[in-house]
RNA sequence: GGGAGCGUAGCUUAGUUGGUAGAGCGUCUGCUUUGCAAGCAGGAAGUCACCUGUUCGAAUCAGGUCGUUUCC
Numbered sequence: 001g002g003g004a005g006c007g008u009a010g011c012u013u014a015g016u017u018g019g020u021a022g023a024g025c026g027u028c029u030g031c032u033u034u035g036c037a038a039g040c041a042g043g044a045a046g047u048c049a050c051c052u053g054u055u056c057g058a059a060u061c062a063g064g065u066c067g068u069u070u071c072c
Stems, first nucleotide, its partner, number of pairs: 001072007010025004019056001027043005049065005
C1' cells in the first nucleotide's frame, strides 16, 4: 500500500427483505431479613464509532473518515 471482518447501555451481545432499539450480567430504589446474600417488584443508563448522501422514514442502503482484528 491492497483485500476482508468488526464497532449498538458500564460489560457480553440480539436486532439482515428500511418502519418509534431489546436481552443477560452489572448498577440504583423498594419489599423481604436482626444483618448480609438469595428471591420478588420497579427504575436509570444508547447522538446504534464519526461525517455526508438516498428515502416520507436509516442501527439497517451508498460514499468517505477513524479505531480494531486478520490476510497478502
Transfer RNA from Bracteacoccus aerius, 72 nucleotides, folded computationally. The RNAcentral record of the sequence draws on ENA. RNAcentral records the identical sequence in 2 taxa. Rfam family: tRNA. The family's RNA type in Rfam is transfer RNA. The organism belongs to Bracteacoccus, within Eukaryota. The coordinates come from a structure-prediction model, not an experiment, and the mean pLDDT is 81.